[in-house]
Molecule: transfer RNA
Organism: marine eukaryotic metagenome
RNA sequence: CGGAAGUAGCUCAGUGGUAGAGCAUCACGUUGCCAACGUGAGGGUCGGGGGUUCGAAUCCCCUCUUCC
Numbered sequence: 001c002g003g004a005a006g007u008a009g010c011u012c013a014g015u016g017g018u019a020g021a022g023c024a025u026c027a028c029g030u031u032g033c034c035a036a037c038g039u040g041a042g043g044g045u046c047g048g049g050g051g052u053u054c055g056a057a058u059c060c061c062c063u064c065u066u067c068c
Base pairs, nucleotide, nucleotide: 002068003067004066005065006064009023010022011021012020017054025041026040027039028038029037047063048062049061050060051059
């Protein structure tokens, strides 16, 4: 210098119009208890800053971290 990645505790979706899933955590149900199963809940300044747009996780610029 070039390329890839950064989104929930973890692994990852989401290519301009309400931020989601699985696992994990918590509560409840079932059970004599645990596990398993079922139902529900909590949890996010989308790495940071700026710009474009009616509207940005998404497009543009700068920057930080990791990998090749």